[in-house]
């Protein structure tokens, strides 16, 4: 030093430019039991790694950057 991948909930990943950004599990609270725990119902929890550009509209498409892992010198 050049090129590839990822990075989205607290964890594990979906999301082919187009209601409100989701699901599994974690957590909180009903409710179910004697009690715990399993069921089973509702709930919070998010600057889509960071700044920017394109476009009516970006998590998603383009520059740049930062961290992690390859791979080549």
């Nucleotide at each position: 030093g050049g090129c590839c991948c990822a990075g989205u909930a607290g964890u594990u990943c979906a999301g082919c430019g187009g209601u409100u950004a989701g699901a599994a599990u974690g957590c909180c609270g009903g409710u179910c039991u004697g009690u715990c725990a399993c069921g089973u119902c509702g709930g919070a929890g998010g600057u889509c790694g960071c700044g920017g550009g394109u476009u009516c509209g970006a998590a998603u498409c383009c520059c740049g950057u930062c961290u992690g892992g390859g791979c080549c010198g």